[in-house]
RNA sequence: CGGUGAUUAGCGCAGCCUGGUAGCGCAUCUGUUUUGGGUACAGAGGGUCGCAAGUUCGAAUCUUGUAUCACCGA
Numbered sequence: 001c002g003g004u005g006a007u008u009a010g011c012g013c014a015g016c017c018u019g020g021u022a023g024c025g026c027a028u029c030u031g032u033u034u035u036g037g038g039u040a041c042a043g044a045g046g047g048u049c050g051c052a053a054g055u056u057c058g059a060a061u062c063u064u065g066u067a068u069c070a071c072c073g074a
Stems, first nucleotide, its partner, number of pairs: 001073007010026004020057001028044005050066005
C1' cells in the first nucleotide's frame, strides 16, 4: 500500500442478505421466598447500532467516505 472480516446495553452476541420507530443470555436494581446469604419466581432500568454524509415516506440494515482492531497478500 491492496484485500477480507469485525464494531449494536456494563460483558458476550443476534438482528443486516429480504429497510418499517432494537432484542437474547449474563450482570445490575426492586419485590416475594429465607434468620441472613444463595437458589427460584415476578418486575424494572440501561444502547437510537464506531463516526460523518447520501438515497428513501422510513436506514442498525442500502451507498460513499472515514476511525480502531484482527487476518491475508505485497

This is a predicted structure of a 74-nucleotide RNA (transfer RNA) from an uncultured Aeromonadales bacterium.
It matches the Rfam family "tRNA".